[in-house]
């Protein structure tokens, strides 16, 4: 150089127009002499610009990171 796929809590993964969800961590409480394991609960997330939409995690576009191809 030319094509393609990603990008969502700390991690990991779901939601493809319509209240962002789960597992794991994290923090509180139950159980327990204490601690693990079990229960219950809480806070935490859409990579950035712009554009369609009544309404965008979701479709478009551009940039920026990462991976894959082909040269």
């Nucleotide at each position: 150089g030319g094509g393609g796929a990603c990008a969502u809590c700390g991690u990991c993964u779901a939601a493809u127009g319509g209240u962002a969800g789960g597992g794991u961590g994290u923090c509180c409480g139950g159980c327990u002499c204490c601690a693990g394991a079990c229960c219950g609960g809480a806070a935490g997330a859409u990579g950035g610009g712009g554009g369609u939409u009544c309404g965008a995690u979701u479709c478009c576009u551009c940039c920026u990171g990462u991976c894959c191809c082909c040269a």

The RNA shown here (transfer RNA) has 71 nucleotides and comes from a Candidatus Pacearchaeota archaeon.
It matches the Rfam family "tRNA". The family's RNA type in Rfam is transfer RNA.
Taxonomically the source falls in Candidatus Pacearchaeota (Archaea, Nanobdellati).